[in-house]
RNA sequence: GCGAGAGUAGUUCAGUGGUAGAACGUGUGCUUCCCAAGCACAGAAUGGGGGUUCGAUUCCCCUCUCUCGCU
Numbered sequence: 001g002c003g004a005g006a007g008u009a010g011u012u013c014a015g016u017g018g019u020a021g022a023a024c025g026u027g028u029g030c031u032u033c034c035c036a037a038g039c040a041c042a043g044a045a046u047g048g049g050g051g052u053u054c055g056a057u058u059c060c061c062c063u064c065u066c067u068c069g070c071u
Base pairs, nucleotide, nucleotide: 001070002069003068004067005066006065007064010024011023012022013021018054026042027041028040029039030038047063048062049061050060051059
């Protein structure tokens, strides 16, 4: 330099053109003599920019980061 893939919550991953979910973790409360476990609640995210669309996390373009392959 060329090609392919990935980027969504603190972490690991789903997801679909119409309010973005789960598990673990975090905080608060209940329970307990204490801890652990359990239960309830809460907070927390679509890498960045632009385009299409009534509406974009999803479709298109550019860009950034990471991974793999070729040279």
Transfer RNA from a Candidatus Omnitrophota bacterium, 71 nucleotides, folded computationally. Its Rfam family is "tRNA". The family's RNA type in Rfam is transfer RNA. Rfam describes the family as follows. Transfer RNA (tRNA) molecules are approximately 80 nucleotides in length. Taxonomically the source falls in Candidatus Omnitrophota (Bacteria, Pseudomonadati).